[in-house]
Molecule: Purine riboswitch aptamer
Organism: Clostridium homopropionicum DSM 5847
RNA sequence: AAUAUAAUUUAUAUUUUCACUUAUAUAUACCUUGAAUAUGGCGAGGAGUAUCUACCGGAAACCUUAAAAUUCCGACUAUGAGUGGUUACUGCAUACUG
Numbered sequence: 001a002a003u004a005u006a007a008u009u010u011a012u013a014u015u016u017u018c019a020c021u022u023a024u025a026u027a028u029a030c031c032u033u034g035a036a037u038a039u040g041g042c043g044a045g046g047a048g049u050a051u052c053u054a055c056c057g058g059a060a061a062c063c064u065u066a067a068a069a070u071u072c073c074g075a076c077u078a079u080g081a082g083u084g085g086u087u088a089c090u091g092c093a094u095a096c097u098g
Stems, first nucleotide, its partner, number of pairs: 001015006018084008026054001030046005040063002048055001056074005
C1' cells in the first nucleotide's frame, strides 16, 4: 500500500514493497589467447550456477626487464527464510525558545 472477513470507523488475517540479518549459488575463483613492463602489472573469449546478472575497484608488497602474478579490504545480482513491538536510560545531530 492492496485484498478479504467481521464490526461500525475499528479489529483481524493474507499478500506486495522497503530495510536489516542469514542460507544457497560462486570460489568477485578457474581455463584459453593476446597485451604492458618498476611512470607497468591489462584486454577478448570460454566455462562455472536446479540461476538472471556480474565476474571488478583500491591499497600494499613483489617481479631488476622476464612472464608471471601474490596478499588485504569492499560487494552486486538471483532465490529462500527470519525480524522490522513496547518501555526506560544515555549519547549525538537538527529545529525552536530563553